[in-house]
RNA sequence: UGAGUCGUCCGGGUGACCGCGGCGGGUGGAGCGAUCCAUUCGUCGAGGAAGGUCGGGACUCCGCAGGGCAGGGUGCUGGCGAGAGCCAGGUCGGAGUGAUCUGACGGUACAGGGCAACAGAGAGCAGACCGCCGAUGGCAGCCGCGAGGUUGCACAGGUGAGGGUGAAACGGUGCGGUAAGAGCGCACCAGCGUCGGGGGUGACUCCGGCGGCUGGGCAACCCCCAACCCGGAGCAAGGCCAUGCAGAGGGGACGGGCAGCCCGUCCGGUCACGGAAACGUGGCCACCCCUCGGGUAGGCCGCUGAGAUGGAUGGUCACCGGGCCGACGAGAGUCGACUCACAGAAUCCCGCCUACAGGACGUCUCACCAG
RNA sequence: GGUGGCGUGGCCGAGUGGCUUAGGCAAGGGCCUGCAAAGCCCUGUACGCGGGUUCGAUUCCCGCCGCCACCU
Numbered sequence: 001u002g003a004g005u006c007g008u009c010c011g012g013g014u015g016a017c018c019g020c021g022g023c024g025g026g027u028g029g030a031g032c033g034a035u036c037c038a039u040u041c042g043u044c045g046a047g048g049a050a051g052g053u054c055g056g057g058a059c060u061c062c063g064c065a066g067g068g069c070a071g072g073g074u075g076c077u078g079g080c081g082a083g084a085g086c087c088a089g090g091u092c093g094g095a096g097u098g099a100u101c102u103g104a105c106g107g108u109a110c111a112g113g114g115c116a117a118c119a120g121a122g123a124g125c126a127g128a129c130c131g132c133c134g135a136u137g138g139c140a141g142c143c144g145c146g147a148g149g150u151u152g153c154a155c156a157g158g159u160g161a162g163g164g165u166g167a168a169a170c171g172g173u174g175c176g177g178u179a180a181g182a183g184c185g186c187a188c189c190a191g192c193g194u195c196g197g198g199g200g201u202g203a204c205u206c207c208g209g210c211g212g213c214u215g216g217g218c219a220a221c222c223c224c225c226a227a228c229c230c231g232g233a234g235c236a237a238g239g240c241c242a243u244g245c246a247g248a249g250g251g252g253a254c255g256g257g258c259a260g261c262c263c264g265u266c267c268g269g270u271c272a273c274g275g276a277a278a279c280g281u282g283g284c285c286a287c288c289c290c291u292c293g294g295g296u297a298g299g300c301c302g303c304u305g306a307g308a309u310g311g312a313u314g315g316u317c318a319c320c321g322g323g324c325c326g327a328c329g330a331g332a333g334u335c336g337a338c339u340c341a342c343a344g345a346a347u348c349c350c351g352c353c354u355a356c357a358g359g360a361c362g363u364c365u366c367a368c369c370a371g
Numbered sequence: 372g373g374u375g376g377c378g379u380g381g382c383c384g385a386g387u388g389g390c391u392u393a394g395g396c397a398a399g400g401g402c403c404u405g406c407a408a409a410g411c412c413c414u415g416u417a418c419g420c421g422g423g424u425u426c427g428a429u430u431c432c433c434g435c436c437g438c439c440a441c442c443u
Base pairs, nucleotide, nucleotide: 001367002366003365004364006362007361008360009359010358012320013319014318015317016316017315018314020045021044022043023042024041025040026039027038028037029036030035047342051353052352054351055350056349057348058347059234060233061232062231071230072229073228074226075225076089077088078087079086080085090105091104092103093102094101095100106224107223112222113221114218115217129163130162131159132158133157136156137155138153139152140151141150142149143148171189172188173187174186175185176184190214192211193210194209195208196207197206198205199204238301239300240299241298247292248291249290250289251267252266253265254264255263256262257261268285269284270283271282272281273280274279321340322339323338325336326335327334328333372442373441374440375439376438377437378436381396382395383394389426398414399413400412401411402410419435420434421433422432423431
């Protein structure tokens, strides 16, 4: 100098004019009033993600003796937090030359069940297709008086070393051993278990000894385990007021007992029964009026230092800043044009995930150059 | 604003860790017919996108995208 990595932060600025919403004040108008309308002044007016609505919490309503089953979730260690998550670390993988990034984490898959297409002889305490062998048994030949020896075959058989199939074939290399082979034996290495010692709060790690030789993969399949966690719905939760229509109660007036309720007097309409009639007894209240409950339209609260309820936060111009392009110029630079993302609150808060032009600062890595 | 569900050819729709993902309608070609219709035969085109687990993903897990329904 160039390219990158990680972390933190910014994500256009100032001014003028026009416009929008909330609140407060002034003026004018309407209305009996509460209040509303117009205008003017002041002040406030989106984000790091306001997004997705993924995980929680506040808040509200419903449910709830206690315990268990079922169902769902989480799963290495330490710390912080309301226990979702964050920070630091560990182990095993993957990407990158590297800084670094990224995925998973309980179960030696020895509690049990299940799965593995195709290929292949064989796919789970496996398997003999080719190959190798001929120890043992068998058959045949030859030798031998005989016991037996020897040669051949590959019928029984042995062999998981080699070939081949596959994603995966029951540790790797070497030496010995053997009929041929094989952890069959040994040495080293990998892995597992166990014992001792060192480091670390811990997950874990390092060193040494011993053991049997090795018990495959998938629990982001069921399952099992944890003295683990979990009631349901969501601000369209929910609460308050309530026109009108419909409904319930009171027949009305006056008076009294403080109110509820009851009593007394007077006055109605209509129906039934009795009566010759007057009238008596019982029932009901059309209209009007009063009272009541639930509650529709609607309004208010919930609701906020932005706070709407058809939903405001915008536009133009000038200057400055960044980026890119073109022209001029030896260069420094000048001029002109374009452009400055993602996105926009609706109860609030915390976290996660996703989208994002460009830029600032710091850490580290790689390459090149110079000393 | 909140809650639930679904994405498989041009359309409808089954399926489930495994070979080339059924079936029907539609489209194209052929046979049949005097020409058509019906019928028969054949063909092509798909698991919304990106990661992960696995030998192997349409299916299992995670994150996006799109669509539908319900709640005043």
Overview: Predicted 3D model of RNase P RNA and transfer RNA as a complex of 443 nucleotides. Rfam match: Bacterial RNase P class A. It is annotated as a ribozyme. Its mean pLDDT, the model's own confidence on a scale to 100, is 75.